[in-house]
RNA sequence: AUUGGAAAAAGGUAAAUUCGCCGUAAGGCGGAGGCACAAAGCUACGGUCCCGGAUACAUAACAGGGAGGCUGGGCUACCCAA
Numbered sequence: 001a002u003u004g005g006a007a008a009a010a011g012g013u014a015a016a017u018u019c020g021c022c023g024u025a026a027g028g029c030g031g032a033g034g035c036a037c038a039a040a041g042c043u044a045c046g047g048u049c050c051c052g053g054a055u056a057c058a059u060a061a062c063a064g065g066g067a068g069g070c071u072g073g074g075c076u077a078c079c080c081a082a
Base pairs, nucleotide, nucleotide: 002082003081004080005079012037013036017032018031019030020029021028022027035069041075042074043073045072046071047070048067049066050065051064
């Protein structure tokens, strides 16, 4: 450096739920909580899913936004083995 693994050791993150705040919403931030995770670290480039103001007769679609714990890719990374 590459590939594989999480048995051990050191650790890490934090689902559902809940309280407070922000947001039209999806959802986000912080506290509690602990389902799970070997990249559940970062990233919205691709696929996918979710929300969707204004306009509009309605529906639908659209501007715009969200999800990295849906998935592919990119970058970084502890321990062990080969």
This is a predicted structure of an 82-nucleotide RNA (c-di-GMP-I riboswitch aptamer) from a bacterium. Its mean pLDDT, the model's own confidence on a scale to 100, is 84.